Context: one part of a larger RNA
RNA sequence: UGCACAUAGUGGAUGCCUUGGUAGUAGGAAGCGAUGAAGGACGUUAUAGCAUGCGAAAAGUUUCGGUAAGCUUGCAAAUAAGCAUUUUUAGCCGGAAAUGUCCGAAUGGGGAAACCUACUUAUUAAUUAAGUAUUAUUAUUUGAAUAAAUAGAAUAAUAAAGCGAACUUGGAGAACUGAAACAUCUAAGUAUCCAAAGGAAAAAAAAUCAAAAGAGAUUCUGAUAGUAGCGGCGAGCGAAAUUGGAAGAGCUGUUUUUAUAUUUUAAAUAAAUUUUGAUAGUAGAAUUAUUUGGAAAAAUAUACAAUAUAGUGUGAUAGUCACGUAUACGAAAUUAAAAUUUAUACUUAUAAAAAAAAUGAAGUAAACCGAGACACGUGUUAUCUUGGUUGAAAAUAGGGGGACCAUCCUCUAAAGCUAAAUAUUACCUACUAACCGAUAGUGAACAAGUACCGUGAGGGAAAGGUGAAAAGAACCCCUGUUAGGGGAGUGAAAUAGAUCCUGAAACUGUGUGCAU
Numbered sequence: 001u002g003c004a005c006a007u008a009g010u011g012g013a014u015g016c017c018u019u020g021g022u023a024g025u026a027g028g029a030a031g032c033g034a035u036g037a038a039g040g041a042c043g044u045u046a047u048a049g050c051a052u053g054c055g056a057a058a059a060g061u062u063u064c065g066g067u068a069a070g071c072u073u074g075c076a077a078a079u080a081a082g083c084a085u086u087u088u089u090a091g092c093c094g095g096a097a098a099u100g101u102c103c104g105a106a107u108g109g110g111g112a113a114a115c116c117u118a119c120u121u122a123u124u125a126a127u128u129a130a131g132u133a134u135u136a137u138u139a140u141u142u143g144a145a146u147a148a149a150u151a152g153a154a155u156a157a158u159a160a161a162g163c164g165a166a167c168u169u170g171g172a173g174a175a176c177u178g179a180a181a182c183a184u185c186u187a188a189g190u191a192u193c194c195a196a197a198g199g200a201a202a203a204a205a206a207a208u209c210a211a212a213a214g215a216g217a218u219u220c221u222g223a224u225a226g227u228a229g230c231g232g233c234g235a236g237c238g239a240a241a242u243u244g245g246a247a248g249a250g251c252u253g254u255u256u257u258u259a260u261a262u263u264u265u266a267a268a269u270a271a272a273u274u275u276u277g278a279u280a281g282u283a284g285a286a287u288u289a290u291u292u293g294g295a296a297a298a299a300u301a302u303a304c305a306a307u308a309u310a311g312u313g314u315g316a317u318a319g320u321c322a323c324g325u326a327u328a329c330g331a332a333a334u335u336a337a338a339a340u341u342u343a344u345a346c347u348u349a350u351a352a353a354a355a356a357a358a359u360g361a362a363g364u365a366a367a368c369c370g371a372g373a374c375a376c377g378u379g380u381u382a383u384c385u386u387g388g389u390u391g392a393a394a395a396u397a398g399g400g401g402g403a404c405c406a407u408c409c410u411c412u413a414a415a416g417c418u419a420a421a422u423a424u425u426a427c428c429u430a431c432u433a434a435c436c437g438a439u440a441g442u443g444a445a446c447a448a449g450u451a452c453c454g455u456g457a458g459g460g461a462a463a464g465g466u467g468a469a470a471a472g473a474a475c476c477c478c479u480g481u482u483a484g485g486g487g488a489g490u491g492a493a494a495u496a497g498a499u500c501c502u503g504a505a506a507c508u509g510u511g512u513g514c515a516u
Stems, first nucleotide, its partner, number of pairs: 001515009015501001016465002020436002022433007029425002031163002039103003042055003046079001049075003061097007070083003108117003118132005134160009167198001168196005178185001182232001208215002219246005229237002250417003254355008268344012281329003288301004303320002305309001311323003366390008376402001397412005452459002472500001475487004
């Protein structure tokens, strides 16, 4: 030095566990905001930090309910100082209020966010309180050049703004890529940006389809069908009629005012009543003994409950120990839905009056030129939209039926409203899983969007486990020792000792044997 065996160390794999995640199901909710949001800054406890809560009334105040013997948030124990203690102003849970610094749409003016600095009014000197942004609409008062007026100005009322996960509609709109290159084409009207709205949105009651028979608004969906077609007829793109289902609902027609009557609609508003829910809760069955053990829920014996043998916890595996579960019950206050009643509104009818000058829609339909949308790339290309140039008809009319014409059929554009079936889930409640189990599952089970990196946009970790219970090792000894260790003690176990469950391998020693 190598090999083998043994025995230690190092290390943190593996096993077991779960506080956290992932994917869903059912129901709710689908918004918040000038009554100042979302998000923050700074404060606030007997308190140094982080988190949570709260706001100078600051881990809280008032009140109404529920619960209640303990309480003064968590990491996080201890101490101090207090509060409360049997049916109640401790505390806790829920409803409704109050307070709510500064920034932020931020709105008195300014500003390098959380700061600086005004005016007016009230009671003023300090304070304190309230008001003072902009835009739009309406109303009032004023008011130039300029006579009338108008522009403008002032005041008041009402509204708007900003934020938010996806879903929706509209506007703008790529490229990589595929075509085995690439240009039409594709990717794709996708990504992305902008605007707007709602709990859904959009669409919608035929100038629709069809085909000689007929259907009868829209939306979603199974077929039709990868069919008919489109296509450098390449790559690829890709319907509809019809039919099965979900759901079903139809309406308005120039405007205003007044009076009377009528009762219709539910898809309008307000109030009241009733019912059922939501936001705290209440009651809730039934077993003991022995043995082993540190511990009984195990084993043995024996009994009982079950509209409750879902689940979790308890020193090992518990229907009968605890919380619960089935079931039954419960609200002072706020709130949701439904039904009923009343009132109003609306509708309808009649009558009267006034305005307007019309009474089913004209710079429209259509044509031509240029684009876009239609499964359809201009093609023989209908249909829809419209930037440009033109430009009809009146129901004896007009549009469509995929060039175009005729016949026939069918519908009535150029005005508007409309629930459901459909899409989505930031959020709340309950539940589920041949989903993960700490290099997995969220980036995040831990002070995680933290530490750290970057001027910035932005990027972005690692890190779980003593024990049933801290019973977390009094006291003694070694030592330079607040390190480390040896005794002693606790514990079932300390090779469970805080770098703490299990404790693999690489790697590092020590001992013995053999070889060199």